[in-house]
Molecule: transfer RNA
Organism: Lotharella oceanica
RNA sequence: GGCGUUAUCGUAUAGUGGUUAAUACGUUAGCCUAACAAGCUAAAGAUCUUCGGUUCGAAUCCGAAUAACGCUA
Numbered sequence: 001g002g003c004g005u006u007a008u009c010g011u012a013u014a015g016u017g018g019u020u021a022a023u024a025c026g027u028u029a030g031c032c033u034a035a036c037a038a039g040c041u042a043a044a045g046a047u048c049u050u051c052g053g054u055u056c057g058a059a060u061c062c063g064a065a066u067a068a069c070g071c072u073a
Base pairs, nucleotide, nucleotide: 001072002071003070004069005068006067007066010025011024012023013022018056027043028042029041030040031039049065050064051063052062053061
C1' cells in the first nucleotide's frame, strides 16, 4: 500500500427496516440481618464511532472518514 472483520448503557454481549434498543454483571435505593456478606424487590444509565445517502420509516441497507484487530505484498 491492498483486502477483510469489528465499533450498541460503566463492562461484556443480544438486537432480520416498524411496539418504550434487550439481557447479565456492575451502580443506586429499599427489604432482610445484631451487623456484614449472600439473597429478594425496584430504579437510574446507551438517540447505537463520525459525516452524508436511500426509504414513509435506519442501530440495521449504501458511501466516505476515524479507531481496533487480522490477512497479504